[in-house]
RNA sequence: CACCGAUAAUAGCAAACUCGGGGUAACCUGGGGACGCAAAACCACGGGUCCACUGAAGUCGUUACAAGAGUGGAUAGCCGGGUUACCGAA
Numbered sequence: 001c002a003c004c005g006a007u008a009a010u011a012g013c014a015a016a017c018u019c020g021g022g023g024u025a026a027c028c029u030g031g032g033g034a035c036g037c038a039a040a041a042c043c044a045c046g047g048g049u050c051c052a053c054u055g056a057a058g059u060c061g062u063u064a065c066a067a068g069a070g071u072g073g074a075u076a077g078c079c080g081g082g083u084u085a086c087c088g089a090a
Base pairs, nucleotide, nucleotide: 004088005087012037013036017032018031019030020029021028022027035077041083042082043081045080046079047078048075049074050073051072052071053070054069058065059064
């Protein structure tokens, strides 16, 4: 230095739920709260999932519903990938 990761040490983050604020929504954000996390730090590049809009193969048989597709967004605590970082037993 790289891999690796302990019932070590020091720090850190914070799911569900809840209260306030933002957003049409997914969801974001501040307080409380801890299920967990050795990258649960950062990046939407690939895949997944979710939301909104467009659209309409079709269904229904008239008030409606809607697959595939397209556009924009959300999620880094879904997976892969990239970048950076604390500690040091085996």